c-di-GMP-I riboswitch aptamer from Paenibacillus sp. cl130, 81 nucleotides, folded computationally. The sequence is in RNAcentral, with records from ENA. Rfam family: c-di-GMP-I riboswitch aptamer. Rfam describes the family as follows. GEMM was predicted in a large-scale screen for bacterial structured RNA regulatory elements. Its family is annotated with cyclic-di-GMP binding in the Gene Ontology. Its mean pLDDT, the model's own confidence on a scale to 100, is 88.
């Protein structure tokens, strides 16, 4: 540097539900909570998968959303075999 993750140690995040609010929806913010999580930091203007709405007879098209569904980018904390 790189790979690799301990019943290690620190520092982190935080499903579901519940309240609050924003949105036509999908689903997003905030707080409670704690199912998990070694990238559950970021990248949907990188593939693919899903999900909303609109449009088509249908094939399929737009549209937004989803990074805790894969897989790829870019960063990074911690050190036992």
């Nucleotide at each position: 540097c790189a790979a690799c993750g301990a019943u290690a140690a620190a520092c982190g995040c935080a499903g579901c539900c519940c309240u609050g609010u924003c949105g036509a929806a999908a689903g997003g913010c905030a707080g409670g909570u704690a199912c998990g999580c070694a990238a559950a930091g970021c990248u949907a203007a990188a593939g693919g998968g899903c999900c909303u709405u609109c449009c088509a007879c249908a094939a399929g098209g737009a549209u937004g959303g989803c990074a805790g569904c894969c897989u790829g980018g870019c960063u990074a904390c911690c050190g036992a075999a």